About this RNA: The prediction has a mean pLDDT of 75. Predicted 3D model of a 373-nucleotide RNA (Bacterial RNase P class A) from an Acidimicrobiales bacterium. The source organism's lineage runs through Bacteria, Bacillati, Actinomycetota, Acidimicrobiia and Acidimicrobiales. A source record names the gene rnpB. The model forms 89% of the base pairs in the Rfam consensus.

RNA sequence: UGAGCCGGCCGGGUGGUCGCGGUCGGGUUGGCUCGUUUUUCGAGCCAGACCCGGUCGAGGAAGGUCGGGACUCCACAGAGCAGGGUGCUGGCUAGCAGCCAGUCGAGGUGACUCGCAGGAAAGUGCCACAGAGAACAGACCGCCGAUGGGCCCCCUAGCGGGAGCCACAGGCAAGGGUGAAACGGUGCGGCAAGAGCGCACCAGCACCCGGGGUGACCCGGGUGGCUCGGCAAACCCCACCCGGAGCAAGGUCAAGCGUGGGACGGCUUGCUCGGCCGAUGUCCCCAGGUAGACCGCACAGACGGAUGGCCACCCAUCCGGAACCCGGCAACGGACCGGUGGACAGAAUCCCGCCUACAGGCCGACUCACCGU
Numbered sequence: 001u002g003a004g005c006c007g008g009c010c011g012g013g014u015g016g017u018c019g020c021g022g023u024c025g026g027g028u029u030g031g032c033u034c035g036u037u038u039u040u041c042g043a044g045c046c047a048g049a050c051c052c053g054g055u056c057g058a059g060g061a062a063g064g065u066c067g068g069g070a071c072u073c074c075a076c077a078g079a080g081c082a083g084g085g086u087g088c089u090g091g092c093u094a095g096c097a098g099c100c101a102g103u104c105g106a107g108g109u110g111a112c113u114c115g116c117a118g119g120a121a122a123g124u125g126c127c128a129c130a131g132a133g134a135a136c137a138g139a140c141c142g143c144c145g146a147u148g149g150g151c152c153c154c155c156u157a158g159c160g161g162g163a164g165c166c167a168c169a170g171g172c173a174a175g176g177g178u179g180a181a182a183c184g185g186u187g188c189g190g191c192a193a194g195a196g197c198g199c200a201c202c203a204g205c206a207c208c209c210g211g212g213g214u215g216a217c218c219c220g221g222g223u224g225g226c227u228c229g230g231c232a233a234a235c236c237c238c239a240c241c242c243g244g245a246g247c248a249a250g251g252u253c254a255a256g257c258g259u260g261g262g263a264c265g266g267c268u269u270g271c272u273c274g275g276c277c278g279a280u281g282u283c284c285c286c287a288g289g290u291a292g293a294c295c296g297c298a299c300a301g302a303c304g305g306a307u308g309g310c311c312a313c314c315c316a317u318c319c320g321g322a323a324c325c326c327g328g329c330a331a332c333g334g335a336c337c338g339g340u341g342g343a344c345a346g347a348a349u350c351c352c353g354c355c356u357a358c359a360g361g362c363c364g365a366c367u368c369a370c371c372g373u
Base pairs, nucleotide, nucleotide: 001369002368003367004366006364007363008362009361010360012314013313014312015311016310017309018308020057021056022055023054024053025052026051027050028049029048030046031045032044033043034042035041059344063355064354066353067352068351069350070349071246072245073244074243083242084241085240086239087238088102089101090100091099092098103117104115105114106113107112118237119236123235124234125231126230127229140176141175142172143171144170147169148168149166150165151164153162154161155160184202185201186200187199188198189197203227205224206223207222208221209220210219211218212217250295251294252293253292256290259287260286261285262284263282264281265277266276267275268274315342318339319338320337321336325334326333327332
């Protein structure tokens, strides 16, 4: 210098002007009630209206609504089943599918990144296409044909012996081929041909021993049989966790019309209780519920609706610029001038996380390559 990697932060600033919403204060005016003999005047009230002033007014994600909680209502003795979720280890956290540190695996030269990371030697199931065969495997091409068989030749008096051919029975799984995956790899021996068939080394697995670590796990040694495939984001098994709905939760006040009850009425036996009837009526009383209002609801905050527009200067970015000025041998860079010009996105009960979107910029740590000293 270039390319990269990780973490943190900012995400336009100042002023003017015109607006928007909340709230506080003041003023003008309207309506209602009361006092006053009327006007006037005064006091109180309002989902009143308007004006003036003060003050406050979006984000790092306010977004997705994915996880957890606060809060609210419903349900609930306890236990189990079903269902759902989580799934390496240690710690943190109110809690989480979160965070930190580590282990293992995968990727990268590296800084570093990613992981839906329990169990496949409990059981069941599945493994497309291709391929002969896909899990107690298999034989298409191929190899062999020792053994048994067929043909034929030679030797022999004969019994018998020897050589060759065939590829019929049969043997094999080395090589080819298919596939994501073909039942360990390399070498030597062995064989008719071969094969863990035997041996050596290597890899893997199971078990045992020693050492390190809180642990996941790591390091070393030995024994064994010769080798054991993958998928649990298939069922399943194991361990742990989980009641449901959500601020349109839920609560308070409550008109009109209507409903129910009571008082006043009539009948039933003279009275009381009880029962029945019934229309109308009442400035009568009570009840639940509806419209509606308020609370829940916030030091932004809803009528699920405000938080902005314009102008000037400045700043990052990008584009253009003959000469002068500064650095440089130069290319060029700086300064200066003109222009351009700021993304993703808008709270809705609150909080903790995660994920996703994002123009541009700043700071810090680290890696690789090249150059210089």